[in-house]
RNA sequence: GCGCUCGUAGCUUAAUGGAUAGAGCACAUGGCUUCGGACCAUGCGGUUGGGAGUUCGACUCUCCCCGAGCGCG
Numbered sequence: 001g002c003g004c005u006c007g008u009a010g011c012u013u014a015a016u017g018g019a020u021a022g023a024g025c026a027c028a029u030g031g032c033u034u035c036g037g038a039c040c041a042u043g044c045g046g047u048u049g050g051g052a053g054u055u056c057g058a059c060u061c062u063c064c065c066c067g068a069g070c071g072c073g
Base pairs, nucleotide, nucleotide: 001072002071003070004069005068006067007066010025011024012023013022018056027043028042029041030040031039049065050064051063052062053061
C1' cells in the first nucleotide's frame, strides 16, 4: 500500500430497514441476614466510534474519516 472482519451502557454482548435500542455482569437503593456473601425486588447507566448521504423510516445500506484485529505484498 491492497483486501477482509469489526467498533452499541463501566465490561461482555443482542437487535430482517419498522417503532421506547434489549439483556447478562458491574453499580445504587430496599428486602432477607446478627453482619457479610448468596438470593429476591426496584432503579441508574446508550449522542449505536465521528461526519455526510439514500429512505416515509437507518444500529442495520452507501461514501469519507478515526480506531482495533487478521491476511496478502
A computed fold for a 73-nucleotide RNA from a Candidatus Microgenomates bacterium, annotated as transfer RNA. Its mean pLDDT, the model's own confidence on a scale to 100, is 81.